[in-house]
RNA sequence: GACACGAAAAGGCAAACCCGUCGCGAGGCGGGGGCGCAAAGCCACGGGGCCUCAUUGGGAGGCAGCCCAGCUACCGAA
Numbered sequence: 001g002a003c004a005c006g007a008a009a010a011g012g013c014a015a016a017c018c019c020g021u022c023g024c025g026a027g028g029c030g031g032g033g034g035c036g037c038a039a040a041g042c043c044a045c046g047g048g049g050c051c052u053c054a055u056u057g058g059g060a061g062g063c064a065g066c067c068c069a070g071c072u073a074c075c076g077a078a
Stems, first nucleotide, its partner, number of pairs: 005076002012037002017032006035065001041071002046068003049063005
């Protein structure tokens, strides 16, 4: 130094719920809030899964904090 790993430290993100707002809806955005998270960062033209709206077609949309994969990343004990 790198990979793996996850003690400590510095930080980070932000569930449910509430308010406002957009949407037919799943849900998104902003504020509050804090259940939790070592990737709870990115990715929906990687693979599964779930959800919504339609539809007589084999469609359109959403969820990354559902899982696997991929990319990137702070710190440095055992």
Molecule: c-di-GMP-I riboswitch aptamer
Organism: Actinomycetota bacterium